Source information
The RNA shown here (small-subunit ribosomal RNA) has 1507 nucleotides and comes from an uncultured prokaryote. The RNAcentral record of the sequence draws on ENA. Its mean pLDDT, the model's own confidence on a scale to 100, is 85.

């Protein structure tokens, strides 16, 4: 310290996601040990049991029993000492307000921090001063009697006290009144004087002593000091403004009451205040803090355990005791719960400790002990203590240690993997040698203890008491820790991951199935993502997974963010508050700085050090505590204060500039309508039509009038306005701005949340007003529809006057000011200088607004750049992943219509900006091609043939599917071929290699059987180097597959395309996909050259080279040729001869814009001409660039994988591909006179030919057939070329055209034409009379047309296919338009790329939300009823021990019960508020592989979008 994910790729922007750290956790698997730690986060829900606060006889009165031991006895007891002044109970004191538990409430002086208290209290504790005198009456327990089931009482009668009252006494103190001083100020603090009044006691209790008296514990008053509390008051403290007002005891005085204490606390009265946009009020949440957790920090986000504070203690209310309480294990009232009851009434309150139910995903033992530390009582001993120390239980954390250690290579078996050769598990194991944490047995065996108190010695004291010294005594844990010795590798490894982020990969299964998955995304038959196995890799008694918290996330941005186009500037504009704010002095010292000083509790966090073998854990000491508070001090800067400046700013004065704003008038063309004239048949509209208008006279044209709107030209990236937004012309009325020159105020500015105002259109109201335009509507058309675009009409409105509405893509998608920071070049105002006699125009300078261009910087790029989007400052608006939604509720505005303010569930893992490079376009610009267009011939219609598709069958084998599949794979399906189907047969196999046994020949002939394969019998007797080889049988490796995947492959091929393209290396530009290069001017068939250019090169691709062809020239000269010369035929190079000519074969010229004229840029090039067999690539072929189509074959052939193995493999026989309602798809014949037929006659070239090609006779009307020279061929032979020409016939017809069916009779291959073979004759004569819509193919030796020839092949369905030669043409104006392509631009939301994307409705499903007649709860609050408990008041014919009076009857003072009143919890009754479930029905939203209907947008998206 980042990283994955938007994309074809890029760059930004942005959300999502991971990696890390943590936890009271929980699960899931797994589990050896110890140590320190930690455990109900949920229902503040309910609780059984048992425990959790008592203790004091030295404060008091009373006082047992069991048991012991004696006596007595009618034997039934009785009595006496012990027990024992013991338990138990009481009456009194303390203490129960600590301590432990909980987090329901609490947004609050509640908690934190710091300060007040001159407004206080403080038991127990320490100190100091005084003092403790003398009386009194009652009550509990007890005894009796009596009520209750109980719980609990009631009466009458005794008794004590440190319980309770009265009186003396008072030095303080407290209150009253008089009265100084000092300090200070609320009711303070010392010093001080005099009076009056109040208030107290335990002569308790213990030692010691006979006492007296001492002492010690207590008591009382007072002062002080400790601790610990009450009040107040600054600061800080969630969240929601879709809570904007709140409030009557409310703010404030007096009085009076209460309090320990200020105060409306509380009461009368009396004036109207008090809080609040620096957030009152109301709502949700929520103990707050020291800390934890986590980050570099700053923040965030948390308050278990441990500490401090507050709060609650079944729920709600209340006092009362008391120093302390409104009281957890206390009281009373109410309310719900639960128990008990004799139904009459009672009882209880675990958020103590353990434990139950419940509730949850989840939290422990009904332990042990007071040994330690702490509390409570006590003089003390000790008693009490679930506080607390310890054990138990839980891997719940944290730590620390173990599961050995060393040797050990035949790298053992096994396991997975293999290219099968191996690798890996791995020194790992085994085995040898060895140690002994842990384990187990034995042994020793702590510290934690030190007090008190008892002895005993010393020291004090008159004596204890009191100091000290020493002995004695104390341990739950626990025989714990630890230390020794034996024994003993012996019992102790799991978990998650292995696509990528993220470390780690192979086989096997599975086949979008099962599943995985944090995110992106795996799995549809070769999955490193799913499941198992091996290996790995990570962490380790743990390991994963889920929540949760922070971080990464600068993704709320003080540190540290942004707002032209990504979210984001409010439509302008004016101003309050509020921020800020020029230049000089002075003085203050708020803030600011600097120091001292308190405070910031301990723990905890950092650091040293030290204690547990080490760590965790713990102890000292130290530092940090950024912060509040007092104080001293500075005075720069910021603020106050006060003085002065004049440049920010205003003001006066002169100037000219304007469509700035308002009213009034006034004006012309120009539509339209009125009236007249002329005039007539159309006119209008469109892409082309209608509708519509017109013979009742339109249209068009001329006068004339009427009404209304809007101003043409000027007119301009030209004025003005804050913005909307302003346009004939004249007045009047009125705001800004700018320029100039001087005065004049003296910072008077700037910005601006609310708030007011101004806002285009359209829309609303009333009322005018209405000429053209024109929503809605109507017809007319287009269409598949056509609620649309096109036309023809035509109302709201548009126009005016008044009043709403407040929104617009209100935009420069750019708030206002200011200050600075290169120019250039227009153009509006204006001003100054120039040239000059003026003026004008020109220049040259300023100030002001307004355009382009461009530099530094800037930015993601694009682009901005003195009119900022640069550099700074100030204030305001805003954003903060898409969706959902600018939506729903609620508020506010509106007459509506809506506007403003604005959510959430729930769903994606994008949505997005620019810019790349391609592709697309019913965008552009340039160019090519038989692309068009011009021409010639087809082809669709007819018959037949051949493929295909269907359909059929037992099969009708498979494969090719737009161009690029259909005369294609097949250049030969009767059997074979062959793959498919029925039978029949066969299992190491039809065929290969190996091993082991064994065997005897095989292989062919023949014979029988069968449909054959095949069986069986017979004959036969290979080769050898004698080892075998070959052959057969029988095990066994294995063969064997035209079975599956062309989407698992090589190779090959097709196709865009013979298109002119594709790239690369280095430079340079860009942040970078990327560009340049290759773009551009020209030219070319050509990215062919040239020229230019931040490109210079080069590669593959064009061309060239190679093959034919087309002229020539050489050299050869047989089987070719044959002019000359000879011979020789009927006749023929037939022969002698020759190389002259064809020819052939080799070699080689020749064509290069070379040359010449014109164009062009002195270029390329390109026209045109000459010469030539050929002229600008001659023709023609061979060659096909990066790539594209998952394009084709897996059945050519190889190949992985998977599959079948008595069969999906092999043998056989038959069938079958050849089946035929239908269709397409390429062909042949033809349809006839440019023709058929019939005679005759002429010229050819490629090429085959020995299981072949045949001459040539014969035989046959022919197909052929019999004989048979010749030829392995430039020698013979197929083999006659046909069209052609001659000449004869046929005459326009279904023919003398056509040549299909079909009958008949031959032929010929062949093992065999039946299914299913070609030919011949002979008869038979079908559609067809030039072929709809629409298509194909050719630019010259081409099309057309005519015949040869070959391959495969026994023989052929070939009319196909490949070639070859003959005859031998038309036509191209030209590049709108169709298709295909190249460059270059441009637009894009396409990138599996327009066969692309992509929107809405309705339709089903499924989810969440809204609204709804209603209903059903929560919750706080008003009226009002009724009012427990109690506290305070009042009170009367009730009671009553102290203390006064008194005639002793009695009164009085206090007191109590009762009663009455305030107030007052719960409850009840109503009307409201707010909130929340549910709710037919509804209503939009989202989400769902293949659902409907149309196509809106994205290209000019086919009517540019869009608000």
């Nucleotide at each position: 310290a980042g990283a994955g994910u938007u994309u074809g790729a890029u760059c930004c922007u942005g959300g999502c996601u991971c990696a890390g750290a943590a936890u009271g956790a929980a699960c899931g698997c797994u589990g050896g040990c110890g140590g320190c730690g930690u455990g109900c986060u949920u229902a503040a829900c309910a609780c059984a049991u048992g425990c959790a606060a008592g203790u004091c006889g030295a404060g008091c009165g009373a006082g047992a029993a069991a048991g012991g031991g004696g006596g007595c006895u009618u034997c039934g007891g009785c009595c006496c000492c012990u027990g024992a002044g013991u338990a138990a109970a009481g009456c009194g004191g303390c203490g129960c307000a600590c301590g432990g538990g909980u987090g329901a409430g609490u947004a609050a002086c509640g908690c934190g921090u710091g300060g007040g208290u001159a407004a206080c209290c403080u038991g127990c504790c320490c100190c100091u001063c005084g003092g403790u005198g003398g009386g009194g009456g009652a009550u509990a327990a007890c005894u009796g009697c009596u009520c209750g089931a109980a719980a609990g009482g009631g009466c009458a009668g005794c008794u004590a006290a440190u319980a309770c009252c009265g009186c003396a006494u008072c030095c303080g103190a407290c209150c009253c009144u008089c009265u100084g001083g000092u300090c200070c100020u609320u009711g303070g603090a010392c010093c001080g004087c005099g009076a009056g009044g109040c208030u107290g006691a335990a002569a308790g209790c213990g030692g010691c002593g006979c006492a007296a008296g001492u002492c010690g514990c207590g008591c009382c008053g007072a002062g002080g000091g400790a601790u610990g509390g009450g009040c107040c008051c600054g600061c800080g403290u969630a969240c929601c403004a879709u809570u904007a007002g709140c409030u009557a005891g409310u703010u404030g005085g007096u009085g009076g009451g209460g309090u320990a204490a200020a105060g409306g606390c509380c009461u009368a009265c009396c004036a109207a205040g008090g809080c609040u946009u620096c957030g009152a009020u109301g709502g949700u949440u929520a103990g707050c803090u020291g800390g934890u957790c986590u980050g570099a920090g700053a923040g965030g986000a948390u308050g278990a355990u441990c500490a401090g504070c507050c709060a609650c203690a079944c729920u709600g209310g209340a006092a009362c005791u008391g120093a302390g309480a409104c009281a957890c294990g206390g009281u009373c009232c109410a309310g719900a719960c639960u128990c008990c009851u004799a139904c009459g009434g009672g009882a209880g309150g675990c958020a103590g400790c353990a434990g139950u139910g419940g509730g949850g995903a989840a939290u422990u033992u009904u332990g042990c002990g007071c040994a330690a530390u702490g509390g409570g009582c006590g003089a003390a001993a000790g008693c009490c203590u679930g506080a607390c120390g310890c054990a138990g239980c839980a891997a719940c954390g944290c730590c620390g240690c173990g599961u050995g250690u060393g040797u050990g290579a035949u790298g053992a078996a096994g396991g997975c993997c293999u290219u099968c050769g191996g690798g890996u598990u791995g020194u790992a194991a085994a085995g040898c040698a060895c140690u002994g944490a842990c384990c187990a047995g034995a042994g020793g065996g702590a510290a934690g203890a030190a007090c008190a108190a008892c002895c005993g010695g010393g020291g004090g004291u008159u004596a204890c008491g009191c100091c000290u010294c020493g002995g004695c005594c104390u341990g739950a844990c626990g025989g714990u820790a630890c230390c020794u010795c034996u024994g003993a590798a012996g019992a102790a490894a799991g978990c998650a991951c292995u696509g990528g982020c993220u470390a780690a990969c192979u086989c096997c299964g599975u086949g979008c199935c099962a599943g995985c998955a944090g995110c992106c995304g795996c799995g549809g038959u070769a999955a490193u993502a799913c499941g198992g196995a091996g290996a790995g890799u990570g962490c380790a008694a743990g390991c994963g997974u889920u929540g949760u918290u922070c971080g990464g996330a600068a993704u709320c941005a003080u540190u540290g963010g942004g707002c032209g186009u990504a979210a984001a500037g409010g439509g302008c504009g004016u101003c309050u508050a509020g921020g800020u704010g020029g230049c000089c002095c002075g003085c203050c010292a708020a803030g600011u700085c600097a120091g001292a000083u308190g405070u910031g509790a301990a723990a905890u966090c950092c650091c040293u050090c030290g204690g547990c073998u080490c760590a965790a854990c713990c102890g000292a000491g130290g530092a940090c505590g950024u912060g509040c508070a007092u104080u001293u001090g500075a005075a720069a800067c910021u603020g106050g204060c006060g003085g002065g400046c004049u440049u920010g700013a205003g003001u006066a004065c002169u100037g000219g500039a304007g469509g700035g704003g308002g009213u009034a008038g006034c004006g012309g063309a120009a539509u339209u309508c009125c009236u007249g004239g002329u005039g007539u048949a159309g006119a209008g509209g469109u892409g082309a039509a209608a509708u519509u208008c017109g013979u009742a006279g339109a249209u068009a044209u001329c006068a004339g009038g009427a009404g209304g709107a809007a101003c043409a030209c000027c007119a301009g990236c030209g004025g003005c306005g804050a913005a909307g937004g302003c346009g004939g012309c004249u007045a009047c009325c009125u705001g800004g701005a700018c320029a100039g020159a001087u005065a004049c105020u003296g910072a008077c500015a700037c910005u601006g949340a609310a708030g007011c105002g101004c806002g285009a259109a359209a829309g609303c109201a009333u009322g005018g007003g209405g000429a053209g335009c024109a929503a809605a509507c109507a017809g007319g058309a287009u269409u598949a529809g056509a609620u649309a675009c096109c036309c023809u009409g035509g109302u709201a409105g548009u126009c005016c006057a008044u009043g709403c509405c407040g929104u617009a893509a209100a935009c420069g998608a750019u708030g206002a000011g200011u200050a600075c920071u290169a120019g250039c070049u227009g153009u509006g105002g204006g001003g100054u200088c120039u040239u000059c006699u003026u003026a004008a125009c020109g220049g040259a300078u300023u100030c002001c607004g307004u355009g382009c261009c461009g530099u530094a910087g800037c930015u993601a790029a694009c682009g901005c750049a003195u009119u900022a989007a640069g550099u700074g400052c100030c204030c305001c608006g805003c954003c903060u992943g898409g969706g959902g939604a600018g939506u729903a509720c609620g508020g506010c505005c509106g007459c509506a219509a809506g506007g403003c303010u604005a959510a959430a569930a729930c769903u994606c893992a994008a949505a997005g900006g620019a810019a790349u490079u391609g592709a697309c376009g019913g965008g552009g610009g340039c160019c090519c091609g038989c692309a068009c267009a011009a021409g010639c011939g087809g082809c669709g219609g007819a018959g037949c043939a051949u493929g295909u598709u269907g359909c059929u069958u037992a099969a009708u084998u498979c494969g090719a599917g737009g161009c690029a599949a259909c005369g294609c794979g097949a250049a030969g399906a009767a059997c074979c071929u062959u793959a498919c189907c029925u039978g029949g047969g066969u299992u190491u196999g039809a065929c290969a290699u190996g091993u082991a046994c064994g065997g005897a020949a095989a292989a062919g002939c023949c014979a029988u059987a069968g449909a054959g394969a095949u069986a069986u019998g017979g004959u036969g007797u290979c080769c050898u180097u004698c080892g075998g080889g070959g052959c057969c049988g029988u095990a066994c490796a294995c063969a064997g597959g035209u079975g599956g995947u062309g989407c698992a492959u090589g190779g090959c091929u097709g196709u865009c395309g013979u298109c002119a393209g594709c790239u690369c290396g280095u430079g340079u530009c860009g942040u970078g996909a990327g560009a340049u290069g290759u773009u551009g001017g020209g030219u070319u068939a050509a990215g062919u050259c040239c020229c230019g250019c931040a490109a210079c090169g080069a590669g593959c691709g064009c061309a060239a080279c190679c093959c034919u062809u087309a002229u020539c020239c050489u050299a050869u000269g047989u089987u070719g040729c044959c002019a000359g010369c000879g011979g020789g035929u009927a006749a023929u190079g037939c022969c002698g001869g020759g190389g002259a000519c064809u020819c052939g074969u080799g070699g080689g010229a020749g064509a290069c814009u070379g040359c010449c004229g014109g164009g062009g840029u002195c270029a390329a090039c390109u026209c045109g001409g000459a010469g030539g067999a050929a002229g600008g690539u001659g023709g023609g072929g061979a060659c096909g660039a990066c790539g594209u189509c998952a394009a084709g074959u897996c059945a050519u052939c190889a190949u992985g994988c998977c599959c079948c193995u008595u069969a999906u493999g092999c043998c056989c026989a038959g069938g079958g591909c050849u089946g035929c309602a239908a269709a397409c798809a390429u062909g042949c014949u033809a349809c006839a006179a440019u023709g058929g037929c019939c005679g005759g006659u002429a010229c050819a070239a490629c090429g085959g030919g020995c299981u072949g090609c045949a001459a040539c006779a014969c035989c046959g009307c022919g197909a052929g057939g019999u004989g048979a020279a010749g030829c392995g061929a430039a020698u013979c032979c197929c083999a006659u070329a046909a069209a052609g020409c001659c000449g004869g016939u046929c005459u326009c017809a279904g023919u003398u055209c056509g040549g299909a069916u079909u009958g008949g009779a031959g032929u010929c291959u062949g093992c065999a034409a039946c299914u299913c073979g070609a030919c011949u004759c002979c008869a038979u004569g079908a559609a067809g009379u030039c072929g709809g819509a629409g298509u194909c193919g050719c630019u010259a030796g081409u099309a057309a047309u005519c015949c040869c020839g070959g391959a495969u092949c026994a023989g052929c369905a070939a009319c196909g296919c490949c070639g070859g030669g003959g005859u031998g043409a038309a036509u191209a104006c030209g590049u709108u338009c169709c298709c295909g392509g190249g460059c270059c631009u441009u637009g894009u939301a396409c990138a599996c790329a327009c066969c692309g994307c992509c929107c809405g409705u309705c339709a089903c499903a499924c989810c969440a939300c809204g609204a709804a007649a209603g209903u059903c709860g929560g919750c706080a609050a008003c009226a009002c009823c009724c009012g427990a408990a109690g506290u305070c008041u009042g009170u009367g014919g009730c009671c009553c021990a102290a203390c006064c009076c008194u005639u002793c009857g009695g009164g009085g003072a206090g007191g109590g019960a009762g009663c009455a009143g305030c107030c007052g919890a719960a409850g009840g009754u109503g009307g409201g508020g707010u909130u929340g479930g549910c709710g037919a029905u509804u209503g939009g939203g989202g989400u769902g592989a293949a659902g409907u209907c149309g196509u809106a947008a994205c290209a000019a998206g086919g009517u540019a979008g869009c608000c």